[in-house]
Molecule: transfer RNA
Organism: Streptomyces calidiresistens
RNA sequence: GGGGCGGUAGCUCAGCUGGUUAGAGCAACGGACUCAUAAUCCGUCGGCCGUGGGUUCGAGCCCCACCCGCCCCA
Numbered sequence: 001g002g003g004g005c006g007g008u009a010g011c012u013c014a015g016c017u018g019g020u021u022a023g024a025g026c027a028a029c030g031g032a033c034u035c036a037u038a039a040u041c042c043g044u045c046g047g048c049c050g051u052g053g054g055u056u057c058g059a060g061c062c063c064c065a066c067c068c069g070c071c072c073c074a
């Protein structure tokens, strides 16, 4: 230098063919239970989806550029 994959909640990841309010588990916080802790159960909090543009009535999803990580080729 060329190519491929990925970037979504504090962490690990879903999100199908563009369309309702962006979800799960763990973590955190509150409660129940317990003499107490853990476990278990219930609930809550938390993200404008790497950045900037574009297409569209509508973008996490499609297109372009750039940034970051991993891998392959040279």
Base pairs, nucleotide, nucleotide: 001073002072003071004070005069006068007067010026011025012024013023019057028044029043030042031041032040050066051065052064053063054062